Description: Transfer RNA from a Bacillales bacterium, 73 nucleotides, folded computationally. The sequence was found in a public genome assembly. Its mean pLDDT, the model's own confidence on a scale to 100, is 81.
[in-house]
RNA sequence: GUCCUCGUAGCUCAGCUGGAAGAGCAGCACCCUCCUAAGGUGAAGGUCGGUGGUUCAAAUCCACUCGGGGACG
Repeated sequence: GUCCUCGUAGCUCAGCUGGAAGAGCAGCACCCUCCUAAGGUGAAGGUCGGUGGUUCAAAUCCACUCGGGGACG
């Protein structure tokens, strides 16, 4: 330098056939218990790395760009 791949909640990841975001764990509240742990219930938590474009509509498609990993030279 060229190419591939990943970037989504605090963490690990789904969602990739465009219709507008979920799970598990952690944390929080409550229940249970003499108390704690375990167990149960619930709520909260996201500019989907960034910018621009296409579209009625973009996490999803396109371009550029930033960061991690890899292949070739």